[in-house]
RNA sequence: GCCAGCGUAGCUCAGUCGGUUAGAGCGUAGCACUCAUAACGCUAAGGUCACAGGUUCGAUUCCUGUCGCUGGCA
Repeated sequence: GCCAGCGUAGCUCAGUCGGUUAGAGCGUAGCACUCAUAACGCUAAGGUCACAGGUUCGAUUCCUGUCGCUGGCA
């Protein structure tokens, strides 16, 4: 330099053939339970779906570019 994949919550990830409110587990906070702690249970907070532009009535999802990471080729 060329090609491909990936980028979604603090962490690990799902989801999407374009349409209802964006989810799970772990973690965090609170409550309950207990003599107390842990575990179990309940509740809550936490997201510009990497960034910008385009298409569309409507984009996390499609298209283009940029950035970052990973792999392959040279």

Predicted 3D model of a 74-nucleotide RNA (transfer RNA) from a Candidatus Curtissbacteria bacterium. It matches the Rfam family "tRNA". It is annotated as a transfer RNA. From the family's description: Transfer RNA (tRNA) molecules are approximately 80 nucleotides in length. The RNAcentral record of the sequence draws on ENA.